[in-house]
RNA sequence: CUCCAGUUGAUGGUGCUGGAGGGUACUGCUAUCGGAGUCCGACUAAGCCAUGCAAGUCUGCCCCUGGCCUUCCAGGGACGGCGAACGGCUGAGUAACACGUGGUCAACCUACCCUAGGGACGGGGACAACCUCGGGAAACUGAGGGGAAUCCCCGAUAGGUGAUGGGUACUGGAAUGUCCCAUCGCCCAAAGGGUGUGCGGGAAUGGCCGUACACCGCCCUAGGAUGGGACUGCGGCCGAUUAGGCAGUUGGUGGGGUAACGGCCCACCAAACCUAUAAUCGGUAGGGGCCAUGAGAGUGGGAGCCCCCAGAAGGGCACUGAGACAAGGGCCCUAGCCCUACGGGGUGCAGCAGGCGCGAAACCUCCGCAAUGCGCGAAAGCGUGACGGGGGGACUCCGAGUGGUCAUGUCGAAAGGCAUGGCCUUUUGCCGAGUGUAGACAGCUCGGCGAAUAAGGGCUGGGUAAGACCGGUGCCAGCCGCCGCGGUAAUACCGGCAGCCCUAGUGGUGCCCACGAAUACUGGGCCUAAAGCGUCCGUAGCCGGUCGAGUAAGUCCGUUGUGAAAUCCUCGGGCUCAACCCGAGGGCGUGCAACGGAUACUGCUCGACUUGGGAGCGGGGGAGGCCAGGAGUACUCACGGGGUAGGGGUUAAAUCCUGUGAUCCCGUGGGGACUCACGGUGGCGAAGGCGCCUGGCCAAAACGCGUCCGACGGUGAGGGACGAAGGCUGGGGGAGCGAACGGGAUUAGAUACCCCGGUAGUCCCAGCUGUAAAUGAUGCGGACUGGAUGCUGCAAUGGCUUAGGGCCGUUGCAGUGUCGAAGCGAAGGCGAUAAGUCCGCCGCCUGGGGAGUACGGCCGCAAGGCUUAAACUUAAACCAAUUGGCGGGGGAGCACCACAAGGGGUGGAUGUUGCGGUUCAAUUGGAUGAAACGCCUGGAAUAUUACCGGGGGCGACAGCAGGAUGAAGGCCAGACUGAAGAUCUUGCCAGACGCGCUGAGCGGUGGUGCAUGGCCAUCGUCAGCUCGUGCCGUGAGGUGUCCGGUUAAGUCCGGUAACGAGCGAGACCCGUGCCCCUAUUUGCUAACUCGUCCUCCGGGACGGGUGCACUAUAGGGGGACUGCCCGCGUUAAGUGGGAGGAAGGUGCGGGCGACGGUAGGUCAGUAUGCCCCUAAUCCCCCGGGCUACACGCGACAUACAAUGGCCGGGACAAUGGGUUGCGACUCCGAAAGGAGAAGCUAAUCCCCUAAACCCGGUCUCAGUCCGGAUCGAGGGCUGGAACUCGCCCUCGUGAAGCUGGAAUCCCUAGUAAUCGCGCGUAAGGAACGCGCGGUGAAUACGUCCCCGCUCCUUGCACACACCGCCCGUCAAGUCACCCAAGUGGGUUCCUGAUGAGGCGCCGGUCUCGGCCGGUGUCGAGUCAGGGGUCCGUGAGGGGGGCUAAGUCGUAACAAGGUAUCCGUAGGGGAACCUGCGGAUAGAUCACCUCC
Repeated sequence: CUCCAGUUGAUGGUGCUGGAGGGUACUGCUAUCGGAGUCCGACUAAGCCAUGCAAGUCUGCCCCUGGCCUUCCAGGGACGGCGAACGGCUGAGUAACACGUGGUCAACCUACCCUAGGGACGGGGACAACCUCGGGAAACUGAGGGGAAUCCCCGAUAGGUGAUGGGUACUGGAAUGUCCCAUCGCCCAAAGGGUGUGCGGGAAUGGCCGUACACCGCCCUAGGAUGGGACUGCGGCCGAUUAGGCAGUUGGUGGGGUAACGGCCCACCAAACCUAUAAUCGGUAGGGGCCAUGAGAGUGGGAGCCCCCAGAAGGGCACUGAGACAAGGGCCCUAGCCCUACGGGGUGCAGCAGGCGCGAAACCUCCGCAAUGCGCGAAAGCGUGACGGGGGGACUCCGAGUGGUCAUGUCGAAAGGCAUGGCCUUUUGCCGAGUGUAGACAGCUCGGCGAAUAAGGGCUGGGUAAGACCGGUGCCAGCCGCCGCGGUAAUACCGGCAGCCCUAGUGGUGCCCACGAAUACUGGGCCUAAAGCGUCCGUAGCCGGUCGAGUAAGUCCGUUGUGAAAUCCUCGGGCUCAACCCGAGGGCGUGCAACGGAUACUGCUCGACUUGGGAGCGGGGGAGGCCAGGAGUACUCACGGGGUAGGGGUUAAAUCCUGUGAUCCCGUGGGGACUCACGGUGGCGAAGGCGCCUGGCCAAAACGCGUCCGACGGUGAGGGACGAAGGCUGGGGGAGCGAACGGGAUUAGAUACCCCGGUAGUCCCAGCUGUAAAUGAUGCGGACUGGAUGCUGCAAUGGCUUAGGGCCGUUGCAGUGUCGAAGCGAAGGCGAUAAGUCCGCCGCCUGGGGAGUACGGCCGCAAGGCUUAAACUUAAACCAAUUGGCGGGGGAGCACCACAAGGGGUGGAUGUUGCGGUUCAAUUGGAUGAAACGCCUGGAAUAUUACCGGGGGCGACAGCAGGAUGAAGGCCAGACUGAAGAUCUUGCCAGACGCGCUGAGCGGUGGUGCAUGGCCAUCGUCAGCUCGUGCCGUGAGGUGUCCGGUUAAGUCCGGUAACGAGCGAGACCCGUGCCCCUAUUUGCUAACUCGUCCUCCGGGACGGGUGCACUAUAGGGGGACUGCCCGCGUUAAGUGGGAGGAAGGUGCGGGCGACGGUAGGUCAGUAUGCCCCUAAUCCCCCGGGCUACACGCGACAUACAAUGGCCGGGACAAUGGGUUGCGACUCCGAAAGGAGAAGCUAAUCCCCUAAACCCGGUCUCAGUCCGGAUCGAGGGCUGGAACUCGCCCUCGUGAAGCUGGAAUCCCUAGUAAUCGCGCGUAAGGAACGCGCGGUGAAUACGUCCCCGCUCCUUGCACACACCGCCCGUCAAGUCACCCAAGUGGGUUCCUGAUGAGGCGCCGGUCUCGGCCGGUGUCGAGUCAGGGGUCCGUGAGGGGGGCUAAGUCGUAACAAGGUAUCCGUAGGGGAACCUGCGGAUAGAUCACCUCC
C1' cells in the first nucleotide's frame, strides 16, 4: 500500500470510460486585515520599439575655465592606465564532450592578487587636446602650426628560444620534462615614474632641481592562488514507414597554424573508417542541482533560486586585449525603422521602467546607494535600474477577525435559531501622540470613541455529505464528468424554502502525477475474452551437464577521495505565534574513481568424466519422398450386332436425348482420370500432406547392445528452405466433374438453392505466387508431480499349444486415445501428450470501430502478399456460465374453442341487428385477433341522451363597490324574437338587500383505465407455482419439481442429496339419478263414502267428505369404496374384463379459477388522485340526431320445398310471471281489439290453446298452393305525441332465392339437430339474452398430420424475449481522411555565375602610421539550374464515421428455412451466389469404434 459508478433479465470474468486526491496556469462570483517569500510578459511574437536611466573611474601627462593672488580647491577637454570578457537579460539554436559525473594534459594559458629572488643603464620620437584655414545640410572630415607623459621607438644588460654534443642529478608508472656544461644561430625587458614628509639648492610671478625615508607604481625569473582552454571513460529523447553512411572521408609522411594536441589547415602517399550494442537521416529539446506526484519503483517537468552552456534584429569577419571573435566596441551583407539640402548619414530594450502587437494570460516611464556586493582609486570617494526599499496583483504560504452574555417572547422533541431589550469586551476600525526609517510606508507602544466597519461560493437522483418539500415547465426550455433526468403528480430543468461541504475564499476549464498490476523491473498476460510466426533449418545474441586446478572480469567486504551551495529531515535559536530566517548535525545525490582483501556462484584458461548430444552394429515396423514399369473396376467415345418407343430428370415438371432408331443387351477398339473392399480416435512425416502392384534411389524415427567420440548442447532477432486449394506464364492433355456462361423450373422478383448443358480449371512437364478455421484456435527444449483402462511398434519373459508367420498373459522403452487424484482455471474444462510445479530462449497482445485500411518501402508477370499508421468516432465491444423465451431442432404426453370418423351450419339470397367506412348541423361515447362486432342487461318516437340547432336558468360563505335620491323580484303596451317582461323603451307595484368586482363554492357522461380502488375478460375444459432446512456451485442459480411406470391431474408408486411443507388438482357445495324415514296445504287422492248429472245399466264425469297409500312438495338418512373375482403390472401405483347394482371407476351437470402474465377492459355503473370548465364543458325546455347509405365485415331470422306447404280434426309439457299487474267468464267485431267483470299479493286465481306429433284431405316438381321481401289500401293498440321513427290485424301486391367459391364454425348422448313455451328489458315494441320442457340421431373409443397446451432435452448473436435481433446497396445531411492535373511556400544538398569583406604574397609610392595597383586563398550574401524532403491549397475522384421514425431486399443468429465460417477465383442492384480445398467455432437421426 483504499476504491466507487457504468456492458447483463440476473452472474462471474476480461476490458476500457468516468468519479473521488495532489500540483499548476487562466477564468466566473465574492472579498475585512496583517506578515513572509528565491512569485509576477516563461508557455503566444528570440515580434517591433518613442523617452529616460542601466559603466565608469583614476590626475600619469598636457591644456582650458572659475574661486582676489600663491600653495591649493572645483569644473571641463584630450592623451594615458585599469575596467568595460563581470554584473544584468533571454532560451532562439544545439542530440553535441553542450551538460552531469569520474579521470587526464609527459599537449596548455592565466591581467589584477600572494610568496621568493633579481633589476630599472644610455638615447630618440610621434599624435591628440589647443591655434589657424578649409569641405559638408548633417554625421563628420582635410591641411598647416604647436606639442607632455606611467604614450611610442632604438641600443645595452639580464633573459628567452632552437639545433648539436656531453653529464648523468631530480620528479615520475614511463622522460619526450626539469637541471648542468660547451659551441653556433635567432629573438630581446623596464616608468626610477608618482605622492607624502624632512632637508638642501634655485627663483621671488615662483610653483623648479637634487637628496633621504615611507608608500603606491614599473621590468625579469621561479612558485602559488584564482580563472580558463583541451582530451577522455560512463550516463541521460523519439522515429527502422530513416539501412547503409563517408572524399579531408580513415591513416601516414612533411609542413602551416594555435597558448596548446590534433585533418584544425595544406601538399603527397595508402584505402581505409563508422554501422543492427542502431551508423546516417528526420523530428523534438538548452543540460544539471532540483520541482510535482507516488507506499516505493517510477512517470511528468526544467518557470523562479544556484552551477554550466548558448545568444544579443538574421548572417559572416577580424581588431584590441591576460582574457572576446565582444554587440549598452568595430567592419561588411540582408531585412526593418529614422533623418536628409537626395550628395549622404543614423539605429538595434532577450538590462530597469514604459509603449505597440500577440494573446486565456502577467505590475510603476517610483525612491535610494543607508545596507550587501562590484569597477576605479593610495585614500576620501565616485559610479552602479546589480542590489536595498516602496507602489500594483485573490501568485503561493502563514496568522487574525466578522462578537460575547443575560432576560423576555416565539419556533422546536432537543440542540439551537429568530425578534426585542439590557449588560460586557475592543483584535480590527476611526481620532491623536511617541517610536521606527536614508526618507517614508508598515509594524510596535500608549490614550480616546464605538458592536460598531467586515460572508461568500458550490452542491443536495446514484457514485457523494445534504429534500421522496412547494410553485413553474411538459422529450419543450434545459441539466448532465459517467450512469442518466425532462413526453402533466420532475427529491435530477427554472425559482422559493430547508439542508450539506469548504470558508476570505469557493466553483469551472486546460495540462501533469496518482488512481493504473492500464507497457506489469518491483508487478500482467496469449485453448475459448486482444494475443503462439503455417512449419522446419540455422547466423548473431541469450542460456548451458559432472569433477579438479589456476585466475579474479562479474560478485562481496573494508579504506581513501569526490559527489558545490540552496532544497529535504532532526534539534536549537530569532521575528508576539506561524509562514519565514539563522546555526549545528544528519540525510540525499542510490554514483564514479583509486587501493587492499575474499573466492561459494558466474565468466576465462587448463586437465579429466559420461548421464545430455552424436556415431557404430543388429533384427524388425511404416499410405515417408522421388523415379520407372505394370494392373484393375467404373465412365465416356467410336464401330458392328440385337432390339423398339420411349429415355432422362424432379417435390412436381420442363429444357434435353430419341423414328437419321435413343434408353437397354452383346462384342471389338480408343481415351483420360482414379485406385472400392481390407481401412481401424491404425501407421508415417517438421508442417502442408501421404492409400492398387512391382523394382530402383534417397531419408527419418523407435527398440536392443558391458561398442566408440566426449558437452560437441538448447533456443533462435535478421536470414534461408519447404509450404493445401485457388490463381498466373509457356508447352502438352482433356474421360468425368465443373466457376463463368446458355437454357428449363421455382418465385412477388430469383443475377440463387433444383434440373439439362457447358468454358477456364481439375491431370502431366518446367517455372511463379506464398496464402487458409495452414487448428490441438495450445511455440520449442528440459526436469519434477497419484492412479485406472484401451490401441500401435520393438525388446525381454511365463503359460497353453493343433508346434505355426499360432493363442493367452506379465514387464521395459517409444508412440497414440479415454476417464480421472492433487493442483490449476472466470468458467467451460485441463489433468505425465498439462491449461499442474519450475528453468532456458523466441514470437505476440494492451477497449471497440476506422483497419490489416491509407501513405511509404520490399517482393510478385499479374492477382496480390509482407511490413503497417493517423485524423475522426464510440460506452461499450467481448468470454464463460445461469434463468427464461423462441426454433420451418429432437423426444414424451394431452384437447371436438385440434385432427380423424360423422351430424348440422356459416360464407351465396331477402330481412333483422351490431361494427367499419362514407355522409351530416349532429349522425354522442366506449369496446377492435383469439379475448371487439344481437357487446356496454344498450329492445333510442319524447324522456333516456352524454351529440347538433335555438332559447332560458344557476355562485353557499367571506370581503369590497352600490343601495330608502329605492336593491333583488314582479307587471300592462310596444320593440326584438319562431315564441317569450329574457332584454330594451316608457311607466307602475313592491320594500331590504346586494353576482357589479375579488376570493371561494355547486355541478360536470369534461380529460387521464398509462395515476388508481373495485369488478370482469383471457392464458385456463391448463397442471402447474412456491417455501423451510440440508446439499452442490466463487456467483447468478441448481437440487427437491429429475428418472421408470401410472393418472383427468406435480394423481399415486418405485428409484434418487434430499427430507418435509404450502397454494393449486382432489376432497368440499348445489342440482339430478335409486332406496328409506319424517311431514301433508293451496298438492295428490288408490281403497271407502256423500251429492249432482249422464248411461249401451257394465259403469262414467263433475263436486264434496275421508286419507297421506301413490305422485308431488321439502327436510333428514342410506348408497359407490377399484370393496369382490380373473388377467396384466414389480409383490406397487394402477389398468383390461366380469359379477352384483338405480348408478362403476371423477355416475352425470353446475359452482368453486393457484403464483402470475396480458400497462387486457371499464374514470360512461358507482368510488377516487391530479388536471380542466365556472357564466359555461354546469342545469332546464323545444326541435332534430343516435334510425342517414355507393359499400365492406360479424351474428341471427326466414327460405329455397313433398321427411314439404295448405285445410279440417285430435293428443301430451315444464320452467316461470302477476296489484302501475295477471285477468277467467259474458257480449261486440272477420281479426287485431273493444265494453263490462269474478278470482288472485297466488302449489289455491290468471297468463295457459304448447308446437313439432297423430288422423284425414289436397297440391305433384312448377319460381309452384314453395318463398315471403317490398309496396298499396283499410283498421286496431300504447302513448302528451307514431312524419322523420313503433307494434298488431285484414285485403291486395308478390322481389331475391332452386342448397351456396375460396374459406370457416359448433358438436361425442338425452348430446347434435329440430319443435314450441316462459321470463327479462318503468307505456308500446323481440328475429336478442336467460331459462324450460317435447321429439331425438350419426360417428370415434384413436392420433399428433394441421392449430395449440404441458414436461424433458438441444442450439441461440433473442431478454420490449421471433410481431425478436440484424446485414449491405441506394437516397439526404454532416465531419475528418485518402488519391489527384496543378498551384503556393519552408528546409536541405549539388553545380555554375557573381561576390562585400577578411587573411596572405608581389610591385610602386610615401610624411614609413599608411596609401595605390596586381595576384592567391577563404568567403557571408545574391542570382540561375537541378535533386531530396516537409507543409498549405486544389477542379474532380474514393472509401470511412456519425445522424428517432426514407427505399430495396433478407445475408447472419434456431438445422435462420441452401449449416456457417476461412483462403482463393469468377459473377451479381445489394446484402451475397457459385466453383475448389480446408475448419467445426454445425443442429438432427443412424451406423462404426473407444471409454

This is a predicted structure of a 1491-nucleotide RNA (small-subunit ribosomal RNA) from a marine sediment metagenome. Its mean pLDDT, the model's own confidence on a scale to 100, is 81.